Transfer RNA from a Thermoleophilaceae bacterium, 84 nucleotides, folded computationally. Its Rfam family is "tRNA". By type it is a transfer RNA. Gene Ontology term of the family: triplet codon-amino acid adaptor activity.
RNA sequence: GCGGCGGUGGAGGAAUUGGCAGACUCGAUGGAUUCAAAAUCCAUUGCCCGAGAGGGCGUGUGGGUUCGAGUCCCACCCGCCGCA
Numbered sequence: 001g002c003g004g005c006g007g008u009g010g011a012g013g014a015a016u017u018g019g020c021a022g023a024c025u026c027g028a029u030g031g032a033u034u035c036a037a038a039a040u041c042c043a044u045u046g047c048c049c050g051a052g053a054g055g056g057c058g059u060g061u062g063g064g065u066u067c068g069a070g071u072c073c074c075a076c077c078c079g080c081c082g083c084a
Stems, first nucleotide, its partner, number of pairs: 001083007010026003019067001027045006046057004060076005
């Protein structure tokens, strides 16, 4: 230099005929239980606005297509693998 695969919450990792983003597991926080703990169970867990109801934003970065993009197209960045 060329080609292939990948990049999504705190971690792993789903969502693929383009149609509710973050399922599920772990972790964290609060609670129940306990003399206390461990284990177990329940609830919550991206960001912003709002008293609330609710609204807006968010999938490596920047653009594009589309009514609608994590998903398709272009450029770039990063990682892994192969070729030269």
The coordinates come from a structure-prediction model, not an experiment, and the mean pLDDT is 81.